[in-house]
Context: one part of a larger RNA
């Protein structure tokens, strides 16, 4: 820009793509078969491998504005207590998030038409013959079925609702993100921040008291704390402006 009114929502599926794998064990059954040794078809169940989709409850990884310990040095006048720098100084842990080595799932069943092949009926050719007419069975393969995209499918489809429609800008944002876009919210408000509570992390703060000569211990699940879950209008989402809209 188009889809000859605009807008919001729900769809059909022309067509395109994805998937398509495989091992072991047990039962049937030590059966059929076989002199024996050995040892099935068919059917059923269980456990795996690789690949793949989704997810983070569990096991782990990550977690550079979380907590603690600790070395050197500078600074806060000194002690105590902190803080800067040293790869996040180093070390031990670690929520959310992201993630695999973790968890759950998938290939199928099934239908149609067939290949080789196996058949039925059956003439030419009184017999025979799966074939000439006709009919059936039969593959991980073909067409569907399963999963995803999909009306620029210009062949532009359909349905519902609304029309004193709708959209944008702007602001607060994240499950989204390079930017656009997408999604949530904008006071008729929990969108983000803050506050409060909880979960969770770290692991018992400072000061004071107390025990010990002292290092240190106790009073104390303390203190501190990112992203999590709630509650709460305290702060910020104010007001407005622009496009578009009148009967096809």
């Nucleotide at each position: 820009c188009g889809c000859a009114u605009g807008a919001g929502a729900u769809u059909u599926g022309c067509g395109c793509g994805g998937c398509u794998c495989u091992g072991g064990c047990a039962c049937u059954a030590g059966u059929a078969c076989g002199a024996g040794a050995g040892g099935a078809c068919c059917g059923u169940g269980c456990c795996g491998g690789a690949c793949u989709g989704a997810c983070c409850u569990c096991u782990g990884g990550u977690c550079u504005g979380c907590c603690a310990g600790u070395u050197g040095u500078g600074c806060c006048g000194c002690c105590a207590g902190g803080u800067g720098c040293a790869c996040c100084g180093c070390u031990g842990g670690g929520u959310a998030u992201c993630u695999a080595a973790g968890u759950c799932g998938g290939g199928a069943u099934c239908g149609g038409a067939u290949a080789a092949g196996c058949g039925c009926u059956g003439a030419a050719g009184g017999c025979a013959u799966c074939u000439a007419a006709g009919c059936g069975c039969g593959a991980a393969g073909c067409c569907g079925g399963c999963c995803g995209c999909a009306a620029g499918a210009u062949g532009a489809g359909a349905u519902c609702u609304c029309a004193c429609a709708g959209g944008g800008u702007c602001g607060u944002c994240a499950a989204a993100g390079a930017c656009g876009a997408u999604g949530a919210c904008g006071u008729u408000g929990a969108u983000a921040g803050g506050a409060u509570g909880c979960a969770g992390g770290u692991g018992u703060a400072a000061a004071g008291g107390u025990g010990g000569u002292g290092a240190c211990g106790c009073c104390a699940a303390a203190g501190c704390c990112g992203a999590g879950c709630a509650u709460u209008a305290c702060u910020a989402a104010u007001a407005g402006c622009c496009c578009g809209u009148c009967g096809g």
Large-subunit ribosomal RNA, domain VI from a wallaby gut metagenome, 248 nucleotides, folded computationally. The full RNA is in RNAcentral, with records from SILVA. Rfam family: Bacterial large subunit ribosomal RNA. Rfam links the family to the GO terms structural constituent of ribosome and ribosome.